[in-house]
RNA sequence: UGGGUUGGCCAGGCGGCCGCGUGGGGAGUACCAGAUACUCCUCCCGAGGAACGUCCGGGCUCCACAGGGCAGGGUGGUGGGUAACGCCCACUCGGGGUAACCCGCAGGACAGUGCCACAGAGAAUAGACCGCCCCGGCAGUCCGCUGCACGGGGUAAGGGUGAAAAGGUGGUGUAAGAGACCACCAGCGCGCCGGGUGACCGGCGCGGCUAGGUAAACCCCACCCGGAGCAAGGCCAGACAGGGCGCGCUUGAAGGCUGCCCGCCUGAGCGCCCGGGUAGGCCGCUGGAGGGCGUCGGCAACGGCGCUCGUAGAUGGAUGGCCGCCACUGCAGGCGUUCGACGUCGGCAGGACAGAACCCGGCGUAUCGGCCAGCCCAUCCU
Numbered sequence: 001u002g003g004g005u006u007g008g009c010c011a012g013g014c015g016g017c018c019g020c021g022u023g024g025g026g027a028g029u030a031c032c033a034g035a036u037a038c039u040c041c042u043c044c045c046g047a048g049g050a051a052c053g054u055c056c057g058g059g060c061u062c063c064a065c066a067g068g069g070c071a072g073g074g075u076g077g078u079g080g081g082u083a084a085c086g087c088c089c090a091c092u093c094g095g096g097g098u099a100a101c102c103c104g105c106a107g108g109a110c111a112g113u114g115c116c117a118c119a120g121a122g123a124a125u126a127g128a129c130c131g132c133c134c135c136g137g138c139a140g141u142c143c144g145c146u147g148c149a150c151g152g153g154g155u156a157a158g159g160g161u162g163a164a165a166a167g168g169u170g171g172u173g174u175a176a177g178a179g180a181c182c183a184c185c186a187g188c189g190c191g192c193c194g195g196g197u198g199a200c201c202g203g204c205g206c207g208g209c210u211a212g213g214u215a216a217a218c219c220c221c222a223c224c225c226g227g228a229g230c231a232a233g234g235c236c237a238g239a240c241a242g243g244g245c246g247c248g249c250u251u252g253a254a255g256g257c258u259g260c261c262c263g264c265c266u267g268a269g270c271g272c273c274c275g276g277g278u279a280g281g282c283c284g285c286u287g288g289a290g291g292g293c294g295u296c297g298g299c300a301a302c303g304g305c306g307c308u309c310g311u312a313g314a315u316g317g318a319u320g321g322c323c324g325c326c327a328c329u330g331c332a333g334g335c336g337u338u339c340g341a342c343g344u345c346g347g348c349a350g351g352a353c354a355g356a357a358c359c360c361g362g363c364g365u366a367u368c369g370g371c372c373a374g375c376c377c378a379u380c381c382u
Stems, first nucleotide, its partner, number of pairs: 001378010012326007020046002023043008048353001052364002055362005060229004067262004072225005077091005092106001093104004107220002112218002114214003129159002131155006137148004167185006186210002188207008233283004242274006254266003290309008328350004333345004
């Protein structure tokens, strides 16, 4: 200098005018007054890194603080972090990359069942299509043998099919062959030793054990999960008109927010039809597992301690628009120049993704552009 990789940060700034919402203050109107409502003035404050998707996990609220079993759902290497997680960190194993680094839905296929398209003879308690070999038959013959649209048998070494066909190389053996046997290598299993908290790693020995894959197929194993959600839940105000039928009132209706059974609790109303009324306000509502800095512990995620910071809470749902200047990026141009897309001057254009709705921790997805840092590779110079 070029390329790559990982992590972090920003999401234009200042000023003016107008507009919107919560809150404080003031004035006016309605009202006897207060409270309250409406209107106006003024002051403070007023979205995000993802506020998004609502995919996980929790807090909070109510159901009985939450019981047992079945069913159902979820997670899946090990250790740690956390309120918790399917998240994060570290490590192990497997895969990719020259490397930094990245990726992994990473338990079990000798518990059982199912499935494996096309091709192929055969796709699983494997399989003879070609080939090879033996015997018989027939034909030919130079009598050594040779051949076959023939019959019976052996053979998984060779060919061919396929994503996948009974481990690989060499030898012994054989009619031809085959872990049939042997040596070495690879894998698997078992035993012992050593290291590690552990997943696992290393070494030695033994066993021919080597007969597919698939569990984002059923299933098995281990662990976890009660349900519903701020329209939770509570309070206040206000309106109305009742009628009919059925069931039940301690021999128990109905309810206890995914299904079934048991158990427990509340318990006097419940269901259907006709008719009528209302659809307002307040609380919950934002200070929290909170942010920043320092220090200590830890490889890290994170935790302890100390100091410090601090105003969104709408409810048809506010947080916006216009103008000016500056900064940034791009385009074409003038001038200067030490000729290098360097400097300077004015002009035009551009600025994304998207917006709180009870609150947090994650994940995933979207995003005009810009900045910083670590590491790796290549090249050049010293």

Model confidence (mean pLDDT): 78 of 100. This is a predicted structure of a 382-nucleotide RNA (Bacterial RNase P class A) from Arthrobacter pigmenti. The organism belongs to Arthrobacter, within Bacteria.